The RNA shown here (transfer RNA) has 73 nucleotides and comes from a Pirellulaceae bacterium.
RNA sequence: GCCCCGUUCGUCUAAUGGCUCAGGAUCGCGGUUUUUCAAUCCGCAGAUAGGGGUUCGACUCCCCUACGGGGUA
Repeated sequence: GCCCCGUUCGUCUAAUGGCUCAGGAUCGCGGUUUUUCAAUCCGCAGAUAGGGGUUCGACUCCCCUACGGGGUA
RNA backbone atom coordinates (compact mmCIF):
# COMPACT_ATOMS: atom_id res chain seq x y z
P G A 1 -0.59 3.86 3.56
O5' G A 1 -0.81 2.86 2.32
C5' G A 1 -0.68 3.36 1.00
C4' G A 1 -0.69 2.23 0.00
C3' G A 1 -1.93 1.36 0.00
O3' G A 1 -2.96 1.95 -0.74
C1' G A 1 0.00 0.00 0.00
P C A 2 -4.49 1.80 -0.23
O5' C A 2 -4.83 0.28 -0.49
C5' C A 2 -4.88 -0.24 -1.81
C4' C A 2 -5.01 -1.75 -1.79
C3' C A 2 -6.16 -2.28 -0.93
O3' C A 2 -7.41 -2.22 -1.60
C1' C A 2 -4.19 -3.47 -0.43
P C A 3 -8.75 -2.06 -0.78
O5' C A 3 -8.93 -3.47 -0.04
C5' C A 3 -9.19 -4.65 -0.80
C4' C A 3 -9.25 -5.87 0.10
C3' C A 3 -10.18 -5.76 1.29
O3' C A 3 -11.55 -5.98 0.95
C1' C A 3 -8.12 -6.63 2.00
P C A 4 -12.68 -5.30 1.80
O5' C A 4 -12.66 -6.12 3.17
C5' C A 4 -13.00 -7.49 3.18
C4' C A 4 -12.80 -8.09 4.56
C3' C A 4 -13.52 -7.38 5.71
O3' C A 4 -14.90 -7.71 5.78
C1' C A 4 -11.30 -7.85 6.34
P C A 5 -15.92 -6.69 6.40
O5' C A 5 -15.60 -6.69 7.96
C5' C A 5 -15.82 -7.85 8.73
C4' C A 5 -15.28 -7.69 10.15
C3' C A 5 -15.82 -6.50 10.93
O3' C A 5 -17.12 -6.72 11.45
C1' C A 5 -13.49 -6.63 11.21
P G A 6 -18.12 -5.50 11.60
O5' G A 6 -17.50 -4.68 12.82
C5' G A 6 -17.54 -5.19 14.15
C4' G A 6 -16.57 -4.46 15.05
C3' G A 6 -16.97 -3.06 15.48
O3' G A 6 -17.89 -3.08 16.55
C1' G A 6 -14.69 -3.08 14.85
P U A 7 -18.96 -1.91 16.68
O5' U A 7 -18.11 -0.67 17.24
C5' U A 7 -17.38 -0.79 18.45
C4' U A 7 -16.66 0.52 18.77
C3' U A 7 -17.58 1.72 18.96
O3' U A 7 -17.13 2.52 20.03
C1' U A 7 -15.99 2.16 17.27
P U A 8 -17.80 2.36 21.46
O5' U A 8 -19.33 2.74 21.19
C5' U A 8 -19.69 4.03 20.71
C4' U A 8 -21.07 4.39 21.15
C3' U A 8 -21.30 4.41 22.65
O3' U A 8 -20.83 5.62 23.23
C1' U A 8 -23.10 3.30 21.59
P C A 9 -19.92 5.58 24.52
O5' C A 9 -20.96 5.44 25.73
C5' C A 9 -20.59 5.68 27.07
C4' C A 9 -21.36 6.87 27.62
C3' C A 9 -21.03 7.18 29.06
O3' C A 9 -20.89 8.60 29.21
C1' C A 9 -23.37 6.91 28.79
P G A 10 -19.36 9.25 28.85
O5' G A 10 -18.40 8.57 29.94
C5' G A 10 -17.00 8.87 29.92
C4' G A 10 -16.28 8.04 30.95
C3' G A 10 -16.33 6.55 30.70
O3' G A 10 -15.32 6.13 29.80
C1' G A 10 -16.90 7.00 32.95
P U A 11 -15.62 4.95 28.74
O5' U A 11 -15.80 3.66 29.65
C5' U A 11 -14.68 3.08 30.31
C4' U A 11 -15.10 1.82 31.06
C3' U A 11 -15.87 0.80 30.25
O3' U A 11 -15.03 -0.03 29.47
C1' U A 11 -17.00 1.19 32.28
P C A 12 -15.58 -0.65 28.08
O5' C A 12 -16.69 -1.70 28.51
C5' C A 12 -16.34 -2.89 29.19
C4' C A 12 -17.56 -3.66 29.64
C3' C A 12 -18.55 -4.02 28.55
O3' C A 12 -18.14 -5.13 27.76
C1' C A 12 -19.72 -3.20 30.43
P U A 13 -18.62 -5.21 26.22
O5' U A 13 -20.21 -5.23 26.28
C5' U A 13 -20.89 -6.35 26.83
C4' U A 13 -22.37 -6.07 26.99
C3' U A 13 -23.16 -5.87 25.70
O3' U A 13 -23.46 -7.10 25.08
C1' U A 13 -23.82 -4.26 27.33
P A A 14 -24.13 -7.12 23.62
O5' A A 14 -25.65 -6.72 23.95
C5' A A 14 -26.53 -6.40 22.90
C4' A A 14 -27.89 -6.08 23.47
C3' A A 14 -28.89 -5.60 22.45
O3' A A 14 -29.50 -6.67 21.76
C1' A A 14 -28.94 -4.18 24.34
P A A 15 -29.42 -6.77 20.17
O5' A A 15 -30.47 -5.63 19.73
C5' A A 15 -31.80 -5.66 20.19
C4' A A 15 -32.45 -4.31 19.99
C3' A A 15 -32.32 -3.73 18.58
O3' A A 15 -33.36 -4.16 17.73
C1' A A 15 -31.74 -2.09 20.21
P U A 16 -33.34 -5.63 17.05
O5' U A 16 -33.32 -5.38 15.48
C5' U A 16 -32.41 -6.18 14.67
C4' U A 16 -33.09 -6.54 13.37
C3' U A 16 -33.44 -5.34 12.49
O3' U A 16 -33.18 -5.71 11.12
C1' U A 16 -35.38 -6.63 12.85
P G A 17 -32.35 -4.73 10.22
O5' G A 17 -33.17 -3.40 10.44
C5' G A 17 -33.19 -2.36 9.43
C4' G A 17 -33.85 -1.14 10.02
C3' G A 17 -35.37 -1.23 10.16
O3' G A 17 -35.76 -0.38 11.21
C1' G A 17 -34.84 0.43 8.61
P G A 18 -36.76 -0.98 12.33
O5' G A 18 -37.78 0.22 12.53
C5' G A 18 -37.30 1.49 13.00
C4' G A 18 -38.44 2.43 13.26
C3' G A 18 -39.55 1.89 14.15
O3' G A 18 -40.11 2.99 14.86
C1' G A 18 -40.43 2.41 12.02
P C A 19 -39.51 3.36 16.26
O5' C A 19 -40.73 3.04 17.24
C5' C A 19 -42.03 3.43 16.88
C4' C A 19 -42.93 3.41 18.11
C3' C A 19 -42.23 3.71 19.41
O3' C A 19 -42.99 4.60 20.20
C1' C A 19 -43.31 1.60 19.53
P U A 20 -42.58 6.14 20.02
O5' U A 20 -41.86 6.55 21.37
C5' U A 20 -42.10 5.84 22.59
C4' U A 20 -40.81 5.80 23.38
C3' U A 20 -39.81 6.90 23.04
O3' U A 20 -40.07 8.06 23.83
C1' U A 20 -38.74 4.76 23.32
P C A 21 -40.05 9.50 23.18
O5' C A 21 -38.51 9.72 22.97
C5' C A 21 -38.05 10.94 22.40
C4' C A 21 -36.78 11.36 23.13
C3' C A 21 -35.88 10.19 23.48
O3' C A 21 -34.51 10.56 23.21
C1' C A 21 -36.39 11.43 25.42
P A A 22 -33.64 9.46 22.44
O5' A A 22 -33.55 8.21 23.42
C5' A A 22 -34.44 7.12 23.29
C4' A A 22 -33.68 5.80 23.22
C3' A A 22 -32.79 5.49 24.42
O3' A A 22 -33.52 4.94 25.49
C1' A A 22 -31.60 5.10 22.42
P G A 23 -33.44 5.51 26.96
O5' G A 23 -33.64 4.25 27.90
C5' G A 23 -34.83 3.49 27.84
C4' G A 23 -34.56 2.02 27.97
C3' G A 23 -33.68 1.61 29.15
O3' G A 23 -34.38 1.60 30.38
C1' G A 23 -32.95 0.49 27.22
P G A 24 -33.59 1.89 31.75
O5' G A 24 -32.71 0.58 31.96
C5' G A 24 -33.35 -0.67 32.18
C4' G A 24 -32.33 -1.80 32.24
C3' G A 24 -31.24 -1.64 33.29
O3' G A 24 -31.68 -1.98 34.59
C1' G A 24 -30.28 -2.30 31.24
P A A 25 -31.02 -1.28 35.86
O5' A A 25 -29.57 -1.93 35.96
C5' A A 25 -29.43 -3.32 36.22
C4' A A 25 -27.99 -3.74 36.09
C3' A A 25 -27.00 -2.96 36.96
O3' A A 25 -26.97 -3.42 38.30
C1' A A 25 -26.16 -3.13 34.75
P U A 26 -26.78 -2.39 39.50
O5' U A 26 -25.28 -1.91 39.33
C5' U A 26 -24.20 -2.82 39.53
C4' U A 26 -22.89 -2.23 39.03
C3' U A 26 -22.51 -0.89 39.64
O3' U A 26 -21.90 -1.04 40.92
C1' U A 26 -22.26 -0.78 37.31
P C A 27 -22.04 0.11 41.99
O5' C A 27 -21.20 1.32 41.39
C5' C A 27 -19.80 1.22 41.28
C4' C A 27 -19.22 2.40 40.53
C3' C A 27 -19.56 3.78 41.09
O3' C A 27 -18.77 4.14 42.20
C1' C A 27 -19.85 3.79 38.76
P G A 28 -19.41 5.04 43.35
O5' G A 28 -19.75 6.41 42.63
C5' G A 28 -18.71 7.24 42.14
C4' G A 28 -19.29 8.48 41.47
C3' G A 28 -20.25 9.29 42.30
O3' G A 28 -19.57 10.15 43.21
C1' G A 28 -21.16 8.98 40.16
P C A 29 -20.19 10.35 44.67
O5' C A 29 -21.44 11.31 44.42
C5' C A 29 -21.28 12.58 43.84
C4' C A 29 -22.62 13.22 43.52
C3' C A 29 -23.66 13.18 44.63
O3' C A 29 -23.47 14.16 45.61
C1' C A 29 -24.66 12.50 42.62
P G A 30 -23.89 13.86 47.13
O5' G A 30 -25.49 13.93 47.10
C5' G A 30 -26.13 15.15 46.85
C4' G A 30 -27.62 14.97 46.72
C3' G A 30 -28.31 14.25 47.87
O3' G A 30 -28.50 15.09 49.00
C1' G A 30 -29.10 13.39 45.84
P G A 31 -28.50 14.43 50.44
O5' G A 31 -29.85 13.56 50.50
C5' G A 31 -31.10 14.22 50.60
C4' G A 31 -32.24 13.30 50.25
C3' G A 31 -32.57 12.22 51.27
O3' G A 31 -33.33 12.72 52.38
C1' G A 31 -32.57 11.27 49.13
P U A 32 -33.21 11.97 53.79
O5' U A 32 -33.78 10.50 53.53
C5' U A 32 -35.15 10.29 53.28
C4' U A 32 -35.47 8.82 53.13
C3' U A 32 -35.11 7.96 54.32
O3' U A 32 -36.12 7.99 55.31
C1' U A 32 -34.34 6.94 52.32
P U A 33 -35.68 8.15 56.85
O5' U A 33 -34.95 6.78 57.18
C5' U A 33 -35.65 5.53 57.11
C4' U A 33 -34.67 4.37 57.19
C3' U A 33 -33.72 4.44 58.37
O3' U A 33 -34.28 3.96 59.57
C1' U A 33 -32.52 3.93 56.38
P U A 34 -33.98 4.69 60.93
O5' U A 34 -32.47 4.30 61.23
C5' U A 34 -32.09 2.96 61.47
C4' U A 34 -30.59 2.83 61.57
C3' U A 34 -29.91 3.80 62.53
O3' U A 34 -30.01 3.38 63.87
C1' U A 34 -28.72 3.72 60.49
P U A 35 -30.40 4.42 65.06
O5' U A 35 -29.15 5.41 65.01
C5' U A 35 -29.20 6.64 65.73
C4' U A 35 -27.80 7.18 65.96
C3' U A 35 -26.89 7.14 64.74
O3' U A 35 -27.07 8.30 63.95
C1' U A 35 -25.76 6.20 66.60
P U A 36 -27.11 8.05 62.31
O5' U A 36 -25.59 7.71 61.95
C5' U A 36 -24.58 8.71 62.11
C4' U A 36 -23.21 8.14 61.82
C3' U A 36 -23.06 7.41 60.50
O3' U A 36 -22.83 8.31 59.43
C1' U A 36 -22.10 6.11 62.22
P C A 37 -23.39 7.87 57.97
O5' C A 37 -22.44 6.68 57.50
C5' C A 37 -21.07 6.93 57.23
C4' C A 37 -20.30 5.63 57.05
C3' C A 37 -20.82 4.71 55.96
O3' C A 37 -20.42 5.10 54.66
C1' C A 37 -20.35 3.46 57.91
P A A 38 -21.39 4.78 53.42
O5' A A 38 -21.42 3.18 53.32
C5' A A 38 -20.30 2.46 52.87
C4' A A 38 -20.48 0.98 53.10
C3' A A 38 -21.65 0.34 52.35
O3' A A 38 -21.33 0.02 51.00
C1' A A 38 -21.67 -0.35 54.60
P A A 39 -22.44 0.20 49.84
O5' A A 39 -23.55 -0.89 50.20
C5' A A 39 -23.27 -2.27 50.08
C4' A A 39 -24.37 -3.09 50.74
C3' A A 39 -25.78 -2.84 50.19
O3' A A 39 -26.04 -3.57 48.99
C1' A A 39 -25.83 -2.75 52.53
P U A 40 -26.96 -2.96 47.84
O5' U A 40 -28.39 -2.80 48.56
C5' U A 40 -29.10 -3.96 48.97
C4' U A 40 -30.38 -3.58 49.68
C3' U A 40 -31.36 -2.75 48.88
O3' U A 40 -32.11 -3.55 47.98
C1' U A 40 -31.13 -1.84 51.05
P C A 41 -32.34 -3.09 46.47
O5' C A 41 -33.44 -1.96 46.62
C5' C A 41 -34.72 -2.26 47.18
C4' C A 41 -35.45 -0.99 47.59
C3' C A 41 -35.52 0.10 46.53
O3' C A 41 -36.55 -0.14 45.59
C1' C A 41 -34.85 1.04 48.57
P C A 42 -36.38 0.36 44.08
O5' C A 42 -36.57 1.93 44.22
C5' C A 42 -37.82 2.45 44.63
C4' C A 42 -37.76 3.95 44.79
C3' C A 42 -37.22 4.72 43.60
O3' C A 42 -38.15 4.89 42.57
C1' C A 42 -36.24 5.54 45.59
P G A 43 -37.63 4.99 41.03
O5' G A 43 -36.92 6.42 40.98
C5' G A 43 -37.71 7.59 41.07
C4' G A 43 -36.86 8.81 41.35
C3' G A 43 -35.93 9.26 40.23
O3' G A 43 -36.59 9.98 39.22
C1' G A 43 -34.77 9.30 42.29
P C A 44 -36.02 9.98 37.73
O5' C A 44 -34.71 10.90 37.84
C5' C A 44 -34.82 12.27 38.19
C4' C A 44 -33.46 12.91 38.34
C3' C A 44 -32.55 12.81 37.10
O3' C A 44 -32.86 13.81 36.15
C1' C A 44 -31.32 12.23 39.04
P A A 45 -32.61 13.44 34.57
O5' A A 45 -31.02 13.52 34.45
C5' A A 45 -30.34 14.73 34.74
C4' A A 45 -28.85 14.50 34.78
C3' A A 45 -28.28 13.83 33.55
O3' A A 45 -28.05 14.76 32.51
C1' A A 45 -27.43 12.77 35.48
P G A 46 -28.35 14.32 30.96
O5' G A 46 -27.14 13.33 30.62
C5' G A 46 -25.82 13.79 30.72
C4' G A 46 -24.86 12.62 30.72
C3' G A 46 -25.03 11.64 29.56
O3' G A 46 -24.42 12.12 28.38
C1' G A 46 -24.83 10.45 31.58
P A A 47 -25.30 12.25 27.05
O5' A A 47 -24.68 11.14 26.08
C5' A A 47 -23.31 11.17 25.74
C4' A A 47 -22.92 9.89 25.02
C3' A A 47 -23.58 9.70 23.65
O3' A A 47 -22.85 10.41 22.65
C1' A A 47 -23.74 7.71 24.92
P U A 48 -23.60 11.03 21.35
O5' U A 48 -24.07 9.74 20.54
C5' U A 48 -23.47 9.39 19.31
C4' U A 48 -23.13 7.90 19.31
C3' U A 48 -22.83 7.33 17.95
O3' U A 48 -21.85 6.28 18.11
C1' U A 48 -24.67 6.21 18.84
P A A 49 -20.85 5.84 16.97
O5' A A 49 -19.75 6.98 17.02
C5' A A 49 -19.16 7.38 18.27
C4' A A 49 -18.01 8.32 18.01
C3' A A 49 -18.29 9.35 16.95
O3' A A 49 -18.93 10.50 17.47
C1' A A 49 -16.25 8.27 16.49
P G A 50 -20.07 11.21 16.54
O5' G A 50 -19.22 12.01 15.44
C5' G A 50 -18.37 13.07 15.83
C4' G A 50 -17.68 13.66 14.63
C3' G A 50 -18.57 13.96 13.42
O3' G A 50 -19.27 15.18 13.54
C1' G A 50 -16.67 12.80 12.71
P G A 51 -20.73 15.30 12.89
O5' G A 51 -20.43 15.32 11.32
C5' G A 51 -19.73 16.41 10.75
C4' G A 51 -19.38 16.14 9.30
C3' G A 51 -20.53 15.83 8.37
O3' G A 51 -21.27 16.98 7.97
C1' G A 51 -18.81 14.31 7.96
P G A 52 -22.87 16.81 7.65
O5' G A 52 -22.91 15.99 6.28
C5' G A 52 -22.54 16.62 5.07
C4' G A 52 -22.33 15.61 3.95
C3' G A 52 -23.58 14.90 3.44
O3' G A 52 -24.39 15.70 2.58
C1' G A 52 -21.86 13.33 3.70
P G A 53 -25.97 15.41 2.56
O5' G A 53 -26.11 14.00 1.85
C5' G A 53 -25.75 13.87 0.48
C4' G A 53 -25.74 12.42 0.04
C3' G A 53 -27.09 11.73 0.00
O3' G A 53 -27.82 12.05 -1.18
C1' G A 53 -25.52 10.30 1.01
P U A 54 -29.46 11.99 -1.11
O5' U A 54 -29.80 10.45 -0.98
C5' U A 54 -29.50 9.55 -2.04
C4' U A 54 -29.94 8.15 -1.68
C3' U A 54 -31.39 8.03 -1.21
O3' U A 54 -32.28 7.97 -2.33
C1' U A 54 -29.97 6.83 0.26
P U A 55 -33.58 8.89 -2.33
O5' U A 55 -34.47 8.26 -1.16
C5' U A 55 -34.91 6.92 -1.23
C4' U A 55 -35.47 6.47 0.10
C3' U A 55 -36.50 7.41 0.72
O3' U A 55 -37.77 7.28 0.13
C1' U A 55 -34.96 6.70 2.38
P C A 56 -38.64 8.59 -0.23
O5' C A 56 -39.02 9.15 1.19
C5' C A 56 -39.63 10.43 1.31
C4' C A 56 -40.24 10.57 2.70
C3' C A 56 -39.32 10.20 3.83
O3' C A 56 -38.44 11.24 4.22
C1' C A 56 -41.39 9.11 4.13
P G A 57 -36.92 10.91 4.47
O5' G A 57 -36.96 10.02 5.81
C5' G A 57 -37.34 10.61 7.05
C4' G A 57 -37.49 9.55 8.11
C3' G A 57 -36.25 8.72 8.42
O3' G A 57 -35.37 9.41 9.29
C1' G A 57 -38.10 7.29 8.20
P A A 58 -33.79 9.32 9.06
O5' A A 58 -33.45 7.79 9.40
C5' A A 58 -33.70 7.30 10.72
C4' A A 58 -32.57 6.38 11.16
C3' A A 58 -31.23 7.08 11.36
O3' A A 58 -30.52 6.41 12.38
C1' A A 58 -30.99 5.45 9.70
P C A 59 -30.42 7.11 13.85
O5' C A 59 -29.38 6.18 14.66
C5' C A 59 -28.02 6.51 14.68
C4' C A 59 -27.19 5.28 14.93
C3' C A 59 -27.21 4.25 13.82
O3' C A 59 -26.25 4.55 12.83
C1' C A 59 -27.53 3.19 15.92
P U A 60 -26.59 4.27 11.25
O5' U A 60 -26.99 2.73 11.21
C5' U A 60 -26.01 1.73 11.45
C4' U A 60 -26.66 0.37 11.46
C3' U A 60 -27.19 -0.08 10.09
O3' U A 60 -26.92 -1.46 9.89
C1' U A 60 -28.96 -0.05 11.69
P C A 61 -25.67 -1.89 8.95
O5' C A 61 -26.16 -1.36 7.51
C5' C A 61 -26.89 -2.20 6.64
C4' C A 61 -27.08 -1.53 5.29
C3' C A 61 -25.86 -0.78 4.74
O3' C A 61 -24.94 -1.68 4.12
C1' C A 61 -27.79 0.56 4.51
P C A 62 -23.36 -1.30 4.12
O5' C A 62 -23.25 -0.12 3.05
C5' C A 62 -23.52 -0.35 1.69
C4' C A 62 -23.34 0.92 0.89
C3' C A 62 -22.05 1.67 1.09
O3' C A 62 -20.97 1.11 0.35
C1' C A 62 -23.82 3.18 1.21
P C A 63 -19.45 1.20 0.93
O5' C A 63 -19.07 2.73 0.69
C5' C A 63 -18.98 3.26 -0.63
C4' C A 63 -18.71 4.74 -0.59
C3' C A 63 -17.51 5.19 0.23
O3' C A 63 -16.28 5.01 -0.45
C1' C A 63 -19.34 6.57 0.70
P C A 64 -14.94 4.69 0.42
O5' C A 64 -14.57 6.10 1.03
C5' C A 64 -14.21 7.18 0.19
C4' C A 64 -14.13 8.48 0.97
C3' C A 64 -13.19 8.48 2.17
O3' C A 64 -11.83 8.66 1.80
C1' C A 64 -15.23 9.45 2.79
P U A 65 -10.68 7.95 2.67
O5' U A 65 -10.72 8.80 4.03
C5' U A 65 -10.38 10.17 4.03
C4' U A 65 -10.64 10.80 5.38
C3' U A 65 -9.98 10.13 6.57
O3' U A 65 -8.59 10.50 6.69
C1' U A 65 -12.21 10.58 7.10
P A A 66 -7.56 9.47 7.37
O5' A A 66 -7.96 9.50 8.92
C5' A A 66 -7.83 10.69 9.67
C4' A A 66 -8.37 10.49 11.08
C3' A A 66 -7.82 9.28 11.83
O3' A A 66 -6.53 9.52 12.38
C1' A A 66 -10.16 9.37 12.09
P C A 67 -5.49 8.32 12.44
O5' C A 67 -6.03 7.42 13.64
C5' C A 67 -6.14 7.94 14.95
C4' C A 67 -6.97 7.03 15.83
C3' C A 67 -6.53 5.58 15.88
O3' C A 67 -5.41 5.35 16.71
C1' C A 67 -8.86 5.67 15.61
P G A 68 -4.42 4.14 16.34
O5' G A 68 -5.19 2.84 16.76
C5' G A 68 -5.53 2.61 18.13
C4' G A 68 -6.41 1.39 18.28
C3' G A 68 -5.90 0.11 17.64
O3' G A 68 -4.88 -0.53 18.39
C1' G A 68 -8.19 0.36 17.15
P G A 69 -3.78 -1.44 17.63
O5' G A 69 -4.59 -2.73 17.20
C5' G A 69 -5.12 -3.61 18.19
C4' G A 69 -5.97 -4.68 17.58
C3' G A 69 -5.32 -5.53 16.50
O3' G A 69 -4.44 -6.53 17.02
C1' G A 69 -7.47 -4.90 15.77
P G A 70 -3.18 -7.02 16.14
O5' G A 70 -3.83 -7.88 14.96
C5' G A 70 -4.48 -9.10 15.26
C4' G A 70 -5.21 -9.65 14.07
C3' G A 70 -4.37 -9.95 12.84
O3' G A 70 -3.64 -11.16 12.94
C1' G A 70 -6.32 -8.82 12.17
P G A 71 -2.27 -11.35 12.15
O5' G A 71 -2.69 -11.48 10.62
C5' G A 71 -3.47 -12.58 10.19
C4' G A 71 -3.94 -12.40 8.78
C3' G A 71 -2.85 -12.27 7.73
O3' G A 71 -2.29 -13.52 7.37
C1' G A 71 -4.49 -10.61 7.36
P U A 72 -0.77 -13.66 6.97
O5' U A 72 -0.67 -12.89 5.58
C5' U A 72 -1.38 -13.36 4.44
C4' U A 72 -1.29 -12.38 3.31
C3' U A 72 0.14 -11.96 2.93
O3' U A 72 0.79 -12.93 2.12
C1' U A 72 -1.27 -10.05 3.03
P A A 73 2.27 -13.40 2.49
O5' A A 73 3.18 -12.56 1.49
C5' A A 73 3.11 -12.82 0.10
C4' A A 73 3.87 -11.76 -0.65
C3' A A 73 5.28 -11.52 -0.14
O3' A A 73 6.19 -12.42 -0.69
C1' A A 73 4.13 -9.46 -0.43
RNAcentral records the identical sequence in 3 taxa. It matches the Rfam family "tRNA". The coordinates come from a structure-prediction model, not an experiment, and the mean pLDDT is 81.